[in-house]
Context: one part of a larger RNA
RNA sequence: GGCACAUAAAGGAUGCCUAGGCUCUCGCAGGCGAAGAAGGACGCGAUAAGCUGCGAAAAGCUGCGUUAAGGGGCAAAUACCCGUUAUAGGCGCAGAUAUCCGAAUGGGGCAACCCACCUUGCAAAAGGUAUCACGGCUAUAGCCGUGAAGCGAACCCGGUGAACUGAAACAUCUUAGUAGCCGGAGGAAAAGAAAACAAAAGUGAUUCCGCAAGUAGCGGCGAGCGAACGCGGAGGAGCCCAAACCACGGUUGUGGCAACGCAACACGUGGGGUUGUAGGAUCUUCAACGAACUUUUUAGACAGAGUUAGCCGAACGCCCCUGGAAAGGGCGGCCGUAGCGGGUGACAGCCCCGUAGGCGACAACUGUGUUUAAAGAGGAGAAGACACCUGAGUAGCGCAGGACACGAGAAAUCCGGCGUGAAUCAGCGGGGACCAUCCCGUAAGGCUAAACACUAGCGAGAGACCGAUAGCGAACAAGUACUGUGAAGGAAAGGUGAAAAGAACCUCGAACAGAGGAGUGAAAUAGACCCUGAAAUUAUGUGCCU
Numbered sequence: 001g002g003c004a005c006a007u008a009a010a011g012g013a014u015g016c017c018u019a020g021g022c023u024c025u026c027g028c029a030g031g032c033g034a035a036g037a038a039g040g041a042c043g044c045g046a047u048a049a050g051c052u053g054c055g056a057a058a059a060g061c062u063g064c065g066u067u068a069a070g071g072g073g074c075a076a077a078u079a080c081c082c083g084u085u086a087u088a089g090g091c092g093c094a095g096a097u098a099u100c101c102g103a104a105u106g107g108g109g110c111a112a113c114c115c116a117c118c119u120u121g122c123a124a125a126a127g128g129u130a131u132c133a134c135g136g137c138u139a140u141a142g143c144c145g146u147g148a149a150g151c152g153a154a155c156c157c158g159g160u161g162a163a164c165u166g167a168a169a170c171a172u173c174u175u176a177g178u179a180g181c182c183g184g185a186g187g188a189a190a191a192g193a194a195a196a197c198a199a200a201a202g203u204g205a206u207u208c209c210g211c212a213a214g215u216a217g218c219g220g221c222g223a224g225c226g227a228a229c230g231c232g233g234a235g236g237a238g239c240c241c242a243a244a245c246c247a248c249g250g251u252u253g254u255g256g257c258a259a260c261g262c263a264a265c266a267c268g269u270g271g272g273g274u275u276g277u278a279g280g281a282u283c284u285u286c287a288a289c290g291a292a293c294u295u296u297u298u299a300g301a302c303a304g305a306g307u308u309a310g311c312c313g314a315a316c317g318c319c320c321c322u323g324g325a326a327a328g329g330g331c332g333g334c335c336g337u338a339g340c341g342g343g344u345g346a347c348a349g350c351c352c353c354g355u356a357g358g359c360g361a362c363a364a365c366u367g368u369g370u371u372u373a374a375a376g377a378g379g380a381g382a383a384g385a386c387a388c389c390u391g392a393g394u395a396g397c398g399c400a401g402g403a404c405a406c407g408a409g410a411a412a413u414c415c416g417g418c419g420u421g422a423a424u425c426a427g428c429g430g431g432g433a434c435c436a437u438c439c440c441g442u443a444a445g446g447c448u449a450a451a452c453a454c455u456a457g458c459g460a461g462a463g464a465c466c467g468a469u470a471g472c473g474a475a476c477a478a479g480u481a482c483u484g485u486g487a488a489g490g491a492a493a494g495g496u497g498a499a500a501a502g503a504a505c506c507u508c509g510a511a512c513a514g515a516g517g518a519g520u521g522a523a524a525u526a527g528a529c530c531c532u533g534a535a536a537u538u539a540u541g542u543g544c545c546u
Stems, first nucleotide, its partner, number of pairs: 001545009015531001016495002020466002022463007029455002031151002039101003042055003046078001050074002061095007070082003106115003116129005131148007155186001156184005166173001170220001196203002207234005217225002238447003241391001245271005250265006276425001278390003282385005293378011305366004310359003316332002319330003333350002335339001341353003396420004401415003406432001427442005482489002502530001505517004
């Protein structure tokens, strides 16, 4: 020096564990905000750095309810307090307080700061003072009232709108109307009561699911894109205006001294009226009387239910054994509408918390039902006559685009841009160029639950999900420490023991280092660098070889 073994050290794999995650199901909730939000800054404790809570009334104040013998959060220490049968404390509901910044709103500003004015008041102090929209009053000044704003995970509607990519290159095409940006709304949104679809038979608003079907088609007919009819289901709900006509008011013109009359109207209000088998208005005739009844919203009352605290809740042993410890083994019992689950010194139906089952609210909130009131809507038709009305810069057409599964194509249909520009119910649109016949419908106004989407949040539960290099980035003072001018990036880090019983005292030592005794404990090679404690690596000892 090498190899081997042993004992230690070093290290933190592995095993076991779970306080945290992940995914899903059901229910609730689906918003908060000028009555100042979300989010922060700074403070508040006997001592107080962090987290939590709170706001100069500051880990809290008041009332009511409910628990209660113990409390002064995490947090274990010291001191000092509060309380013990009900003003401690805990929990629920309702209030009070709620600094400064932040939409931030008196003005300013480098957020958490600086500087004002007016009113009331002796003062202390309190209140007011931004902008915009709408309405009203005044009036080119202004005043009053109401509202808006800002934030929020996804879902929804609209506007705008890529590229990488694919086509094995690339330009039409694709990615994709995706991502991104902007606007708007709701608990859902959007759509929606046929100018629909169909085809000689019929259906009857919209939405969603299954099929039709990867079909028919579209397509440098490449890559690729990709329906509908119809059928089966979920759900189910239908309505209101404009106009004709009537009345009143207004304005203008006109006559009149005036009262008032007449005419006209992009004028207002009310009645009327709302559709394709056309309907309505007007006139005539007939019929019928009706404030019944139906329905919606809001508010109140009552009943009952639920939510926000809680309460009751069965049944074993002082037997024997092992052990530090019994819930284990043995023996003998019991309950069960409860043998889900968790805890307890090892594995507990009967020890504890619970579970099944049952009960409960001063107060606040949410559905449901009944009822009352108010408001809105509906609530009568038939026949004939007449030809007044039935949505115009609209439909259509031209040009260039976009959407439709459909890339200009034989290209219908829908949308908006520029231009052009009808008909008026004997009308008009559609049925995939176009024409005819036939059929279906009635555009150019509006509203509309449910079935369908999502989950930031709350509650209950589940898992052939993870178990600390996993599972969220985060089981720990985690979006922390740290990095970056900034946008932004972004960790590591869990485990003594049943219980701190966390090692009094002694010795060595400079020692609050460390070690050896002593003591605790079942165990200290469980000693806080603490469960288990692999490997690399190190030391010592022994053996063999050189």
Predicted 3D model of a 546-nucleotide part of an RNA (large-subunit ribosomal RNA, domain I) from a Muribaculaceae bacterium. The organism belongs to Muribaculaceae, within Bacteria. Its mean pLDDT, the model's own confidence on a scale to 100, is 85. The full RNA is in RNAcentral, with records from ENA.